[in-house]
Context: one part of a larger RNA
RNA sequence: GCCUGCGAGUUAGUGGUGCGUGGCGAGGUUAACCCGUGUGGGGUAGCCGUAGCGAAAGCGAGUCUGAAUAGGGCGAUUUAGUCGCGUGCUCUAGACCCGAAGCGGGGUGAUCUACCCAUGGCCAGGGUGAAGCGACGGUAAGACGUCGUGGAGGCCCGAACCCACCAGGGUUGAAAACCUGGGGGAUGAGCUGUGGGUAGGGGUGAAAGGCCAAUCAAACUCCGUGAUAGCUGGUUCUCCCCGAAAUGCAUUUAGGUGCAGCGUCACAUGUUUCACGCCGGGGGUAGAGCACUGGAUGGUCUAGGGGGCCUACAAGCUUACCGAAAUCAACCAAACUCCGAAUACCGGUGUGUGAGAGUGUGGCAGUGAGACUGCGGGCGAUAAGGUUCGUGGUCGAGAGGGAAACAGCCCAGAACGCCAGCUAAGGCCCCUAAGUGUGCGCUAAGUGGGAAAGGAUGUGGGGUCGCGAAGACAACCAGGAGGUUGGCUUAGAAGCAGCCAUCCUUGAAAGAGUGCGUAAUAGCUCACUGGUCAAGUGGUCCUGCGCCGACAAUGUAGCGGGGCUUAAGCGUACCGCCGAAGCUGUGUCAUUCACACAAUACAUCCGCUUCGCUCUUCGGAGCGUUGUGCAGUGGUGUGGAUGGGUAGGGGAGCGUCCUGCAUCCAGGGAAGCAGCCGCGUGAGCGAGUUGUGGAGGGUGUGGGAGUGAGAAUGCAGGC
Repeated sequence: GCCUGCGAGUUAGUGGUGCGUGGCGAGGUUAACCCGUGUGGGGUAGCCGUAGCGAAAGCGAGUCUGAAUAGGGCGAUUUAGUCGCGUGCUCUAGACCCGAAGCGGGGUGAUCUACCCAUGGCCAGGGUGAAGCGACGGUAAGACGUCGUGGAGGCCCGAACCCACCAGGGUUGAAAACCUGGGGGAUGAGCUGUGGGUAGGGGUGAAAGGCCAAUCAAACUCCGUGAUAGCUGGUUCUCCCCGAAAUGCAUUUAGGUGCAGCGUCACAUGUUUCACGCCGGGGGUAGAGCACUGGAUGGUCUAGGGGGCCUACAAGCUUACCGAAAUCAACCAAACUCCGAAUACCGGUGUGUGAGAGUGUGGCAGUGAGACUGCGGGCGAUAAGGUUCGUGGUCGAGAGGGAAACAGCCCAGAACGCCAGCUAAGGCCCCUAAGUGUGCGCUAAGUGGGAAAGGAUGUGGGGUCGCGAAGACAACCAGGAGGUUGGCUUAGAAGCAGCCAUCCUUGAAAGAGUGCGUAAUAGCUCACUGGUCAAGUGGUCCUGCGCCGACAAUGUAGCGGGGCUUAAGCGUACCGCCGAAGCUGUGUCAUUCACACAAUACAUCCGCUUCGCUCUUCGGAGCGUUGUGCAGUGGUGUGGAUGGGUAGGGGAGCGUCCUGCAUCCAGGGAAGCAGCCGCGUGAGCGAGUUGUGGAGGGUGUGGGAGUGAGAAUGCAGGC
């Protein structure tokens, strides 16, 4: 890992509360217990209901508060309960199942290891040579020196032994700590055998929170114990109907919970809902405006201030300074408003719709992490697949078609079948279904098929202002002069460093000079003018489509690809077609509504009634039966509508085991297993058939559950 088996909402309570159903009904019902074995009979204590109010005494259709015959609160005036059974939820219990780390109690451990006690054992070999002693020297005697002897030491080198510093290997190992080669200690605080001691908040510790049996910041084991787990995981058959939420408030609260919101089911109400039209409302947003509050630009005017002149003081004059107020013009504002929409919202009324509308009461929930996108805002940087509100949509819980691929974008909401049709978004050269479609333009950049500020005689369209047969624009030929080298400045400044001025004359025209140039001149050139030529030529604005700006890492790689240029690109108009689970056609199923049929065929409830029987307190009661009325349920047909779905609510079923009743099958072959065939919407089914098998089994209708497996790092076994 696979296979097989096992594996999770159970049980209890004269608990609580709904729903379904049954008995009795102003009543209903027993509990313990007894008789006893018939699921029988007794047992009335108790409980619930029939009256409430008050804390209570208590009073009572009232009562409490209160001084109150007041007001107010809760009640009555409006009567249905109770006891079983089944079932939903809930409470108390382990309470759907598995899962802690841990806490407490009683025990078991020092055969590992820490330390200690007792008693034993072990340390090849080599080296060094302390004290002491002796001899000699030396001295007054010493001290001291030399030589010898001696054999000390947590001394030296180095095996056994002990340790574990380095490297390599090993790392599903040969080994749950090893192997190899080096390394340290090796007479000592040494190593070691045997026996013994210290025990869990305790021991022991040359101290690392180390060690205390491969376990240690509190051992192991059993018990409390199914500790607790707002956390994670898992939770087993089918079909049908409806179908959410990720919000508000609160929370030692933020991944939990309570109430509300939103779902479902039942009952009640019966259009109250919703949409549109009309009528009536309030508003201060968008926009706009500057009348207020503020901000802010320029002008006019000017109080005041500063400077200057004048001046003994006071005053006066003046000002390219500052400048309130006033005024003119043009502006800005979420916390400005003289104004002011569209929408939205509220009320009334009419019409339409009849939808899984609205509302109320009750049972049962889930949700309370949301995501993206359009629009309106805040925060941020008018950043973020950012964050936080509002308002729509989609996803969530939504399949199908488009966007190459792509929860949140565009189209569109999938009951099932069909080798039928029409469309949506989007498409129609090939991949690839459908146009190499039509008309008129644009683009030359493969723009299309990524990007800004900015730049440019790209090119199409439209304005506007010049010049032009009295000859423009471009080109070519010629002129482009004189006063004058203007004045100043300067070494120089002559059109052309700089400053100032910028005239006059001759002329067809010519600047006190457009650029180059010189040290300064010179020289070239332009403006301007004439000629040659001959018909358009410039400026500016708006606009369509293009160009540059444009650099990244595996390989083209910024159309899905091929490929595309009067297009297969862009704009515009038009005609066709393709295209989905949309719509239609056709057949079928289910849910729901309406109508119709059968009008009793069947069953049940209630009322009335005929007949018979039994009982009788003579009122009547019970049972069976005939007829009839009303309502509901199931039936059939037609028509309309509906049938995506997670959490979740509701409904209807299939199957397994045991069992009551009824009935049936079986050695002439039960169950089980396997194949084939058939049936059902499905869980599944077949008393069809064949084989195997060898003794029990099926059907109908009730009852009861250890009742359905793919997941839980599930458990056990097998491989």